[in-house]
Context: one part of a larger RNA
RNA sequence: CUGGGCGUAAAGCGCGUGUAGGCGGUCUGGCAAGUUGGAUGUGAAAUCUCCCGGCUCAACUGGGAGAGGCCGUCCAAAACUGCGAGACUAGAGAGCGGCAGAGGGAGGUGGAAUUCCCGGUGUAGUGGUGAAAUGCGUAGAUAUCGGGAGGAACACCAGAGGCGAAAGCGGCCUCCUGGGCCGCAUCUGACGCUGAGACGCGAAAGCCAGGGGAGCGAACGGGAUUAGAUACCCCGGUAGUCCUGGCCGUAAACGAUGCAGACUAGGCGUUUGGGAGGUAAAACUUCUGAGUGCCGCAGCCAACGCGAUAAGUCUGCCGCCUGGGGAGUACGGUCGCAAGGCUAAAACUC
Numbered sequence: 001c002u003g004g005g006c007g008u009a010a011a012g013c014g015c016g017u018g019u020a021g022g023c024g025g026u027c028u029g030g031c032a033a034g035u036u037g038g039a040u041g042u043g044a045a046a047u048c049u050c051c052c053g054g055c056u057c058a059a060c061u062g063g064g065a066g067a068g069g070c071c072g073u074c075c076a077a078a079a080c081u082g083c084g085a086g087a088c089u090a091g092a093g094a095g096c097g098g099c100a101g102a103g104g105g106a107g108g109u110g111g112a113a114u115u116c117c118c119g120g121u122g123u124a125g126u127g128g129u130g131a132a133a134u135g136c137g138u139a140g141a142u143a144u145c146g147g148g149a150g151g152a153a154c155a156c157c158a159g160a161g162g163c164g165a166a167a168g169c170g171g172c173c174u175c176c177u178g179g180g181c182c183g184c185a186u187c188u189g190a191c192g193c194u195g196a197g198a199c200g201c202g203a204a205a206g207c208c209a210g211g212g213g214a215g216c217g218a219a220c221g222g223g224a225u226u227a228g229a230u231a232c233c234c235c236g237g238u239a240g241u242c243c244u245g246g247c248c249g250u251a252a253a254c255g256a257u258g259c260a261g262a263c264u265a266g267g268c269g270u271u272u273g274g275g276a277g278g279u280a281a282a283a284c285u286u287c288u289g290a291g292u293g294c295c296g297c298a299g300c301c302a303a304c305g306c307g308a309u310a311a312g313u314c315u316g317c318c319g320c321c322u323g324g325g326g327a328g329u330a331c332g333g334u335c336g337c338a339a340g341g342c343u344a345a346a347a348c349u350c
Base pairs, nucleotide, nucleotide: 004321005320006319007304008303012318014201015200016199017198021194022193023192025088026087027086028085030083031082033081034080035077036076037075038074039073040072041071048066049065050064051063052062091191092188093187094186095184096183097182098181099180103177104176105175106174107173108172109171110154115149116148117147118146119145120144121143125136126135162169163168206247207246208245209244210243211242215241216240220236221235222234223233258317259316260315261314262313263312266295267294268293269292270291271290272289273288274287275286276285277284299306300305323350324349325348332343333342334341335340
């Protein structure tokens, strides 16, 4: 470079916003850069094709003719791409009226439970396990009642339910705030899609500083088990888990399935809008959106399976793969306080 691919075989960036770039709706008329046709110039020789010649042929040499992409100039065409002009509304956005929601941030607040402290009752055990023991308890435990402190998480509702780009989000109230969906068709008039770099977000663990610390609990100590037991079980328990500010930037960050758009039989459920019928109001029926599930036709697939939420049929753009090991390693670069992250080989070997 060309081709084939990326759910599970190697392969979709963890997710978003967006720069350059690539790609881009309908109509009219214009230009003629791309495009197409014609003419002409150039296109050395050799090579290529045809004819002739030639030691028997071939290789080959020589002669003649033809072809040849690119490129220059001129003329012409105007469908498509492009450019500039005008117009449009089906894409996109705005407006107005509604709707659902654990979407985000801040402040406040509630009850249950665990633990601890104080006090009452009360006495010899309790706790734990397969069985035990360590542990706790006559300095009065466990149990039970009353009071108090503090931290963390929010039972039921709760649903294969909802929201969010992903990570993720769940008691209640208030304030601030993002997005989505439906209806009307009032406005703008292609303002769009994708997105190399870039920038932002990003579970858990981990790091820095300051707080906090109930429960749980790496490390660690002890008791068991065992041949041993650096474990599984038990008794303790520090970091951590929580808050504020700042780092880290990873994951089976998974739907192992990039984003946007169009098209292609159906059936059943669920969430949430809108219209019509129905009712006193509902229920209910039906039509129509948006989301989320199950089954399934065609089609696709190596199979498993996917199947309008496609892995079907197509278009645009990005990312990525190219045998296993060596290796997501070394070196270099870059980011980080560090841990380490990102980028990323080769020798050698099968």
Small-subunit ribosomal RNA, central domain from an uncultured bacterium, 350 nucleotides, folded computationally. RNAcentral holds the full RNA, with entries from ENA, Greengenes and SILVA. Model confidence (mean pLDDT): 88 of 100.